The RNA shown here (small-subunit ribosomal RNA) has 1516 nucleotides and comes from an uncultured Bacteroidales bacterium. Its mean pLDDT, the model's own confidence on a scale to 100, is 81.

[in-house]
RNA sequence: AGAGUUUGAUCCUGGCUCAGGAUGAACGCUAGCUACAGGCAUAACACAUGCAAGUCAAGGGGCAGCAUGAUCUUAGGCAACUAAGAUUGAUGGCGACCGGCGCCCGGGUGAGUAACGCGUAUCCAACCAUCCGUAUACACAGGCAUAGCCAUUCGAAAGAGUGGGUAAAUCUUGAUGCAGUCUAUUCUUCGCAUGAAGAGGAGAUGAAAUGUAGUAAUACAGGUAUACGACGGGGAUGCGUACCAUUAGAUAGUCGGCGGGGUAAAGGCCCACCGAGUCUACGAUGGUUAGGGGUUCUGAGAGGGAGGUCCCCCACAUUGGAACUGAGAACGGUCCAAACUCCUACGGGAGGCAGCAGUGAGGAAUAUUGGUCAAUGGGCGGGAGCCUGAACCAGCCAAGUAGCGUGAAGGAAGAGUGCCUUACAGGUAAUAAACUUCUUUUCUUCGGGAGUAAUGUUUCCCACGAGUUGGGGAAAGCGUAAGUACCGAAGGAACAAGCAUCGGCUAACUCCGUGCCAGCAGCCGCGGUAAUACGGAGGAUGCGAGUGUUAUCCGGAUUUAUUGGGUUUAAAGGGUGCGUAGGCGGACAAUUAAGUCAGCUGUUAAAGGACCAUGCUCAGCAUGGGAAAAGCAGUUGAAACUGAAAGUCUAGAGAGUACAUAAGGCAGUUGGAAUUUGUGGUGUAGCGGUGAAAUGCAUAGAUAUCACGAAGAACACCGAUAGCGAAAGCAAGCUGCCGGGGUGCGUCUGACGCUGAGGCACGAAAGUGUGGGAAUCGAACAGGAUUGAGAUACCCUCGGCAGUCCACACGGUAAACGAUGAAUACUGGCUUUAAGCGAUAAACAGUUUGAAGCGAAGCGAAAGCGUUAAGUAUUCCACCUGGGAGUACGCCGGCAACGGUGAAACUCAAAGGAAUUGACGGGGGCCCGCACAAGCGGAGGAACAUGUGGUUUAAUUCGAUGAUACGCGAGGAACCUUACCCGGGCUUGAAUUGCAUUGGAAUAUACAUAAAAGUGUAUAGCUAGCAAUAGUCAAUGUGAAGGUGCUGCAUGGUUGUCGUCAGCUCGUGCCGUGAGGUGUCGGCUUAAGUGCCAUAACGAGCGCAACCCUUAUUAUCGGUUACCAGCAAGUAAAGUUCGGGACUCCGAUAAGACUGCCGUCGUAAGAUGCGAGGAAGGUGGGGAUGACGUCAAAUCAGCACGGCCCUUACGUCCGGGGCGACACACGUGUUACAAUGGGGGGAACAAUGAGCAGCGAGACGGUGACGUCGAGCGAAUCUUCAAAUCCCCUCCCAGUUCGGAUAGAAGUCUGCAACUCGACUUUUUGAAGCUGGAUUCGCUAGUAAUCGCGCAUCAGCCAUGGCGCGGUGAAUACGUUCCCGGGCCUUGUACACACCGCCCGUCAAGCCAUGGGAGUUUUAAGGACCUAAAGUCCGUAACCGUAAGGAGCGGAUAAGGGUAAUUGAAGUGACUGGGGCUAAGUCGUAACAAGGUAGCCGUACCGGAAGGUGCGGCUG
Repeated sequence: AGAGUUUGAUCCUGGCUCAGGAUGAACGCUAGCUACAGGCAUAACACAUGCAAGUCAAGGGGCAGCAUGAUCUUAGGCAACUAAGAUUGAUGGCGACCGGCGCCCGGGUGAGUAACGCGUAUCCAACCAUCCGUAUACACAGGCAUAGCCAUUCGAAAGAGUGGGUAAAUCUUGAUGCAGUCUAUUCUUCGCAUGAAGAGGAGAUGAAAUGUAGUAAUACAGGUAUACGACGGGGAUGCGUACCAUUAGAUAGUCGGCGGGGUAAAGGCCCACCGAGUCUACGAUGGUUAGGGGUUCUGAGAGGGAGGUCCCCCACAUUGGAACUGAGAACGGUCCAAACUCCUACGGGAGGCAGCAGUGAGGAAUAUUGGUCAAUGGGCGGGAGCCUGAACCAGCCAAGUAGCGUGAAGGAAGAGUGCCUUACAGGUAAUAAACUUCUUUUCUUCGGGAGUAAUGUUUCCCACGAGUUGGGGAAAGCGUAAGUACCGAAGGAACAAGCAUCGGCUAACUCCGUGCCAGCAGCCGCGGUAAUACGGAGGAUGCGAGUGUUAUCCGGAUUUAUUGGGUUUAAAGGGUGCGUAGGCGGACAAUUAAGUCAGCUGUUAAAGGACCAUGCUCAGCAUGGGAAAAGCAGUUGAAACUGAAAGUCUAGAGAGUACAUAAGGCAGUUGGAAUUUGUGGUGUAGCGGUGAAAUGCAUAGAUAUCACGAAGAACACCGAUAGCGAAAGCAAGCUGCCGGGGUGCGUCUGACGCUGAGGCACGAAAGUGUGGGAAUCGAACAGGAUUGAGAUACCCUCGGCAGUCCACACGGUAAACGAUGAAUACUGGCUUUAAGCGAUAAACAGUUUGAAGCGAAGCGAAAGCGUUAAGUAUUCCACCUGGGAGUACGCCGGCAACGGUGAAACUCAAAGGAAUUGACGGGGGCCCGCACAAGCGGAGGAACAUGUGGUUUAAUUCGAUGAUACGCGAGGAACCUUACCCGGGCUUGAAUUGCAUUGGAAUAUACAUAAAAGUGUAUAGCUAGCAAUAGUCAAUGUGAAGGUGCUGCAUGGUUGUCGUCAGCUCGUGCCGUGAGGUGUCGGCUUAAGUGCCAUAACGAGCGCAACCCUUAUUAUCGGUUACCAGCAAGUAAAGUUCGGGACUCCGAUAAGACUGCCGUCGUAAGAUGCGAGGAAGGUGGGGAUGACGUCAAAUCAGCACGGCCCUUACGUCCGGGGCGACACACGUGUUACAAUGGGGGGAACAAUGAGCAGCGAGACGGUGACGUCGAGCGAAUCUUCAAAUCCCCUCCCAGUUCGGAUAGAAGUCUGCAACUCGACUUUUUGAAGCUGGAUUCGCUAGUAAUCGCGCAUCAGCCAUGGCGCGGUGAAUACGUUCCCGGGCCUUGUACACACCGCCCGUCAAGCCAUGGGAGUUUUAAGGACCUAAAGUCCGUAACCGUAAGGAGCGGAUAAGGGUAAUUGAAGUGACUGGGGCUAAGUCGUAACAAGGUAGCCGUACCGGAAGGUGCGGCUG
């Protein structure tokens, strides 16, 4: 310090998420030790049991029990003495009691409290103060009670009562009284003020307690009063202290005064009277939440969060109320009420763990019913001492922080196992282990053994004259933790490692299993058969006695922005103005000192944090030290800036005056054109309307046309990038009234200004109310069309309630837009324009105010803005984070429609802006193609052939399926092929092969078993070679098998298609933040990204073209099997022969064509010419050649190959069947329907090719297929020969002498075998069909059409198919509007799986949260009325008392209870409303492209739904 995530990619906006730190934590797995700190966050829920506050006999009366002493009696005894009993407070001591002090501290908790509660600062001249310290003074004389106790009564108990007697440092009367207090008064001093202090005299008033030791003196401990101090407390004030305005008004002791009461004390704290105030937008009141601070976590800081432990303050003690005592008030006090629990004899009583332990409950969750008062501290006491769950210790808990350890060095056959792999060899775990040497923290055992303790106490001694006081000294006694820390010795590596993670963020990767399952997940996202993401394993990484997860807080987040953000389009400028509060504010010179700045003073508790030391072996921790410290208060200064008060100025602002200016507003009045309508005329059959129609109107005379009327509404041209207005908005002319800005002058005022929360006013269209008006248009409604269907629409028509118009009211919204708030200042220009000024001017480098265009700098995410800023600055206002939602609820406004204000639950990881590249468009432009058009011939109808679908079947094997499957894989299914089915067999196997063993040559024949294979039996037979040796068969064993089984979506290779379309890219440079662009665009041209010109591009590559093959011409060379002109020979005929190298032909090598030449056009490239020349003319024709890529296109069945699957079978052999089925549908073909023809006869002319298990001349036989014999030829030699065509004859338009399907009979050939299931021949039979609907295919020249020939495969052939060859040989193209496909440029886009896209709403289903809801339940708040405990205060004739006073009664106050309403909050509720979410539901298709009617905004009406229409507005 950042990272991931919106997109195909980019930049931006913007959210979500992660990495860090922290915790009183919890949970999972794991766990050796030590030290320090920590430990009910939930139920302020309920509590069994024990303990947590007592002490003083040196205040008192006393003596139940214990001990001692004394006295007496009795018994034993002579006595001493012993024993028992009694008496005695005499002594130690002491239960209970009176009294004093304490119990108000310490300890707990955070319910309440939004408050002077807390923090901070100041004040009390408005106060208190037990104990403690200092000082002064005093303590005299009396009195009445009461508990304990005794007697007694009631009660179960708790307890209560009556009578009697009694003490005190209890209570009380009187005296004294410096000082104090009060009253009136004199003087002095002080304070901001009310006022205070001091001094003087006068009057009044109020105190006390004794005890212990001692013979005593005296000492000690107390008492009273006052003053001061110290500690502590009380009160007041300034400032600070959570959220909600969907809480805006609150308040009646309320606010103030005067006078009282009350208090320690000021005060409406309380009361009487008087006044009507007080608080509040700087947030009152109300609601919700919450103890506050020191501090603590985080953060660079500013901030944000928290308030547990420790310290300070507050509040509370089951809930509510109340007082008493006391210096002070109530956790372990009292009284009353309420709830709950317990005891009870049912009459009545007892209790309060939010003290320490502990229990139950709640909860994810938080410990021992421990020890000691040794230390620290507290209470009482003179003291010893007693008490102390405060405290100190120990126990439990990885719950935190810190420290230590679990060993160290060597040791390689780099072992085995595990895991991985290209697999028999490597890698890894791994120096790891074993083993050797070493060390001993921890551990075990043994021994020693602290500090923490100092005071003080007791006893003794010394010193002072003495002593009990004080000082010094000695001794004794006192230790919880603890036999702990620590030290020493011995033993021995001995006792001690896990958790999480490994797709990216984020360090760390492989295998197996699983197969959108199981599961993971913080975000993005993994998983549908090769998962580094699930589960396991191996390995690795991180941390380590811990480690992960969860929860919460800060950070990252500049994501609420003071530091430090924004608002044209991303969320966001109010519709506009006026203006209140508020905020901000021109120039000059002085004053002041509130803000501001500086110095000093006080404070900012301690602890904590930072720093420096020191102590625990270190560290954490602890101790010491100084420093620092915002703020607040005070004080002394400064005077620039802001403020304040006063003065001056004119540049802002305003006024004046002159001038021009405009659809500015309101009112009145006038006008013409058009429309509709009325009347009359002319006139006749249609008009009107549309894409096309129809409804409608019209022979009862329309439309059209002419004339004359009527009405209402709107104002053509001018007219514009124009003008005016605050905005909405404003347009015929004229008149009146009113308003605004501008310019010139520089006369006046003198900062009078800017902005503007609330507020007030204006505010299109639609809409509402009342009343008019009504010509046009026209929501709704109606009719007609449209549509594959629907058409609640688009289109048309008629009518027209509304409305549109007017008046007066209301309403207050729009894409009310420049999507741009107002104001001021500054910052290059150019062009146009409106109104002025300057100027003679029409010219003009002038000037002011407006309105536009382009653009410097700058800004901006970009698009863009750019003196009319979105630039640079200042001031003020408004507003800003997906959906839910501008919705719900509440409130305000409205007649209503609705408007304003305006959430949450829930849900998502995005939503969004600008730009880029594509793709797409029922967008545009340009161009091409047998794409259309123009033609020729077909298909679609028939029969047959063939392929496919479907159906059937035991099987009809499999694949191919829009173009780009369907005479396709298959260029040959009778067996084989063959993969399918049935049946019979085999299991190292049908084939190939290594090794070992055994046997045999190979092999042939026969028989058995339905068939074959196989099996079995029987017979015959024993290879080649000189040799070494080689070959071969069978069986057995063994190692490899085998699979046309699956996955073409794991792949290679190959192929189809776009498309032989002209495209696809790169390097460097340049432009852009970037994706990207440029180049490759533009103009012209081309078949072409072919070239030329232009040009921030310059070049290059793959494609195009060319190079290659073939064909067309010629030349040269060569010349057999080809050829034959001339010469010669020869035949029935023939290059047949000698020969020739001319020709044809074959073959090789060259030439030729390049827009090269000419004319015209053009800058050029190039185009053009029935140009020249030429065999060929503008790539001459044809072929091969297929860029980057697209379709997860096709193929695992051609082959190869990963993975998965089968292994007596999914392998393999064999026989038979099937792939050939047949109601039907489709594709591709063949043959036809005839006379341009059919049949018969005769005659002529090719080329490519193939051939030895072959082609086969010729001859003979057969009607023929063919058969028999058979020359020649491994082929320019032989096989070898075309048909259409031409000539002659016939047929005469018919289902025919067309057509040949189908079928009968008889044959031929191939082949083991033609039944399923071959081809051919002869003869007979003679079906459909008379040119084919919608629609559709091919073809632009040697092409179409037509005619035959050949070849591959192949025994034969279902070939009419495929691939080639030649013969004959056309028509047409105006042209690019349209259909299809493609290319380039451009435009729009909400698409990027890319239009077969995206996407909206209703309905149906499930789930979720939420609003309304007859109600209903719970709870809170304040007031009203009734009632009212305890207590306190007040009043009071009867009773008590001599009296003071009391009892009783009454009143006031008042917790609680009750009654009837109100308001708020929460829950629940039949039913109901919308919303959100959910792989494959229904209906449509509203939006995105001109989205097929441009969309959207406001409003009104209508409709299953998206939506449609009207009116006005916007361009997004």